[in-house]
Context: one part of a larger RNA
RNA sequence: GAGUGAACGCUGGCGGCGUGGAUUAGGCAUGCAAGUCGAGCGAUUUGUUUGGUGACUUGAGGGAGCCGCAAGGUGACCUUUGGGAGCCGAACUUAUAGCGGCAAACGGGUGAGGAACACGUGAGUAAUUUACCUCUAAGACGGGGAUAGCCUUACGAAAGUGAGGGUAAGACCCGAUGUGCCCCUUGACACAAAAGUGUUAAUGGGUAAAAACGGCCCUUAAAAGUCGUUGCUUAGAGAUGAGCUCGCGUCCUAUCAGCUAGUUGGUAGGGUAAUGGCCUACCAAGGCUUUUGACGGGUAGCUGGCCUGAGAGGGUGGUCAGCCACAUGGGGACUGAGACACUGCCCCAACUCCUACGGGAGGCUGCAGUCGAGAAUAUUUAGCAAUGGACGAAAGUCUGACUAUGCGACGCCGCGUGAGGGACGAAGGUCUUCGGAUCGUAAACCUCUUUCAAUGGGGAAGAAGUCCUUAACGUAAGUUGAGGGUUGACGGUACCUAGAGAAGAAGCCACGGCCAACUCCGUGCCAGCAGCCGCGGUAAUACGGAGGUGGCGAGCGUUACUC
Numbered sequence: 001g002a003g004u005g006a007a008c009g010c011u012g013g014c015g016g017c018g019u020g021g022a023u024u025a026g027g028c029a030u031g032c033a034a035g036u037c038g039a040g041c042g043a044u045u046u047g048u049u050u051g052g053u054g055a056c057u058u059g060a061g062g063g064a065g066c067c068g069c070a071a072g073g074u075g076a077c078c079u080u081u082g083g084g085a086g087c088c089g090a091a092c093u094u095a096u097a098g099c100g101g102c103a104a105a106c107g108g109g110u111g112a113g114g115a116a117c118a119c120g121u122g123a124g125u126a127a128u129u130u131a132c133c134u135c136u137a138a139g140a141c142g143g144g145g146a147u148a149g150c151c152u153u154a155c156g157a158a159a160g161u162g163a164g165g166g167u168a169a170g171a172c173c174c175g176a177u178g179u180g181c182c183c184c185u186u187g188a189c190a191c192a193a194a195a196g197u198g199u200u201a202a203u204g205g206g207u208a209a210a211a212a213c214g215g216c217c218c219u220u221a222a223a224a225g226u227c228g229u230u231g232c233u234u235a236g237a238g239a240u241g242a243g244c245u246c247g248c249g250u251c252c253u254a255u256c257a258g259c260u261a262g263u264u265g266g267u268a269g270g271g272u273a274a275u276g277g278c279c280u281a282c283c284a285a286g287g288c289u290u291u292u293g294a295c296g297g298g299u300a301g302c303u304g305g306c307c308u309g310a311g312a313g314g315g316u317g318g319u320c321a322g323c324c325a326c327a328u329g330g331g332g333a334c335u336g337a338g339a340c341a342c343u344g345c346c347c348c349a350a351c352u353c354c355u356a357c358g359g360g361a362g363g364c365u366g367c368a369g370u371c372g373a374g375a376a377u378a379u380u381u382a383g384c385a386a387u388g389g390a391c392g393a394a395a396g397u398c399u400g401a402c403u404a405u406g407c408g409a410c411g412c413c414g415c416g417u418g419a420g421g422g423a424c425g426a427a428g429g430u431c432u433u434c435g436g437a438u439c440g441u442a443a444a445c446c447u448c449u450u451u452c453a454a455u456g457g458g459g460a461a462g463a464a465g466u467c468c469u470u471a472a473c474g475u476a477a478g479u480u481g482a483g484g485g486u487u488g489a490c491g492g493u494a495c496c497u498a499g500a501g502a503a504g505a506a507g508c509c510a511c512g513g514c515c516a517a518c519u520c521c522g523u524g525c526c527a528g529c530a531g532c533c534g535c536g537g538u539a540a541u542a543c544g545g546a547g548g549u550g551g552c553g554a555g556c557g558u559u560a561c562u563c
Stems, first nucleotide, its partner, number of pairs: 001563004006559005013415006019408002026371003030368003035102003040099002043096002047092007056083002059080004065074003109326003118250008128242002133238007141175004150165006180207004185202007211230006251298003258288003263285008301323004305316004328349005351362004381404003387401001388399004418448004428439004452504001455498004462490001465486001467484007507552005512533003518547005528535002
């Protein structure tokens, strides 16, 4: 001099873009952070329309009987017109506890551990796997028994658990078929250093599946049939992701010199998607290292990068991106294409909470927030409008990813705090040799301007899509248009504009030398300063104050660390 995820002191007008728990991987109240599909299934349910039945009931007419001398009254019953609780259906519609499918292995966080094929780079896999997606080939036939929900019931404070009955499916199971695929046996060809791999032929054995929706047709209804879409099964290819192996590279320490018994290799078996002491049994006695540092100890996530430097190097790994590891500490498997699984399960441990004392519940290293420790690090905000993700045929739902917003001069960048004129120079301050000098065109005063802020008015882009109708092309999927409706958290924000008025906006550090910038007063080896040299003991340009000056400027200085 440059730099920082900085902190502290003094000061502080605005905006843009970034950035912000580096310490206790310490403990956590509260809310949210992973759901979705009714076009897989049964059941339940909201509303609208409609059909049947219908206790009861309104009006009208007739009217036996009874009362009455009569008029008339009452009135069983019948006919008719309406209403109508409840019950049983149908169509459309709303919701969803359960079964089922997919997702939950992504996204998000942190850097504790780990010196290792963990990472980086380059190879290998003839030793492998890959859900969803794309393409190719072939298929989808027949049957069965359950179970949740539900009903009845039992236990328990709760968490929850049990018994009986009964029900559905694209849930589960059995059989058929076998383009194929797998296995055994026997050949042929090709590749390969070999182990072996690939192609092909034959005999035998084994191995699949699920339907839903819409249209047409038919029907009392359903089923069947047929067309389309989506889904399902088997196999192959691709794409993508992942696993494993190897070469090279990756900190300090010899006050760590020998280390090792599944250890090193073989055979056989098990296990895995797959090689392998990965595991087991048996056999052999090996293997690593000796300064190119084994083994041990310490420290550490690695990289692209970032800082510095002319470079070589040195330092560093925060934000962003790739990989790895972890999810209170430790261990384990289950499900699944994929986990040994942050907001899944089981066990042990510590801690916290509830309890009727028998027993239960929990896991912020997700986003906010809180306590603690600390020099120190933010809103318990808004929205799914955009981008992306999950599910769904779609509408859509979910998304603390993300987009926005708030706070902090934490950093970088930009702007402003006025501009021009104005005295042989006001007042005042300071110094003075008392003449004057200086602050100083600085101010006042005159003439202007109005950025930014404040107030009023206008006011975006970010919106593409999705939905409905429709046209052309196309067998279709779909493609390209036309018309209409609708979608913005930010936000009445950015931006534009009007009027007013210099109006609202400057500090910090230094001034002995290094190092730009000097005098006076106070103090008197005191009080103090100080990065180094060093100042201060009565004329201190070095302490404290003042005036002046220098430097930088919404910052300036100090401290810490790196080059």